[in-house]
A computed fold for a 124-nucleotide RNA from a soil metagenome, annotated as SAM riboswitch aptamer (S box leader). The sequence is in RNAcentral, with records from MGnify. Its mean pLDDT, the model's own confidence on a scale to 100, is 80.
This record gives sequence, structure tokens and C1' cells, in this order.
RNA sequence: CUCAUCCAGAGGGGCAGAGGGAUCGGCCCGACGAAGCCCCGGCAACCGGCGUCAGCGCGCGAACUCAUCGCGAGCGAAUGACGAUCACGGUGCCAAUUCCGACCCGCCAAGCGGGAAAGAUGAG
Repeated sequence: CUCAUCCAGAGGGGCAGAGGGAUCGGCCCGACGAAGCCCCGGCAACCGGCGUCAGCGCGCGAACUCAUCGCGAGCGAAUGACGAUCACGGUGCCAAUUCCGACCCGCCAAGCGGGAAAGAUGAG
């Protein structure tokens, strides 16, 4: 930089000791213990892996060669599609919708809805 997803889901203990929720505003969480580090547990299913198929090459046959078709055993390394009450490996995550808003649009407005930006995660 590109693409996909972000209203679901899942926490205990130890050390530590005042912050944390990206930014700003709001509103929250926090001495009934924040951040950080460690241990154990869990959630989820992005990637790998696994399975099926496409596919790939090989052999035989259709009188010969190429193409094509059929059959057979194999591979399934590369590429692609699909799938699992798969969760083995690589990440990620485990208050609140990404906590809400910020910019634009719609509804008269409150408020609500849609989209974007920004951010996060994964893959390239």
C1' cells in the first nucleotide's frame, strides 16, 4: 500500500501499585486493585493443516500420431472452489457495538438511521 472483517463470543490466579478505555470531547472502568509482566484457562475460526471436488501428470483402449473421449490406479506438489460439532500449528481476542460521537447525507428537531474517515485484526 491492497483486500476482508469489526451489533456474536470468551477470565481466573500470582507479582505489581495508579492508571486505563488509540487521538480529542463525552461517558465509563479502576484501592472490592488500573497499566505492565508471568502462569493457567477460554472464545473465535483470518492463515496454515485436514477432507471433497476441480485439477495434474501416467498407463490402457477407441487401428497409428496429436487433440478428444472412456476406463484405471496414483498424486493432489502448484492453482482454484467448497466443507467440518476440525481446532493440530501461526496469529488475534476475552467490560461497555471499534463504549458513543468527531466528517458527510436523510428524516422538522430531540433522537434515530445510512455512509465515510480514523483505528484494530488477519492475509498478501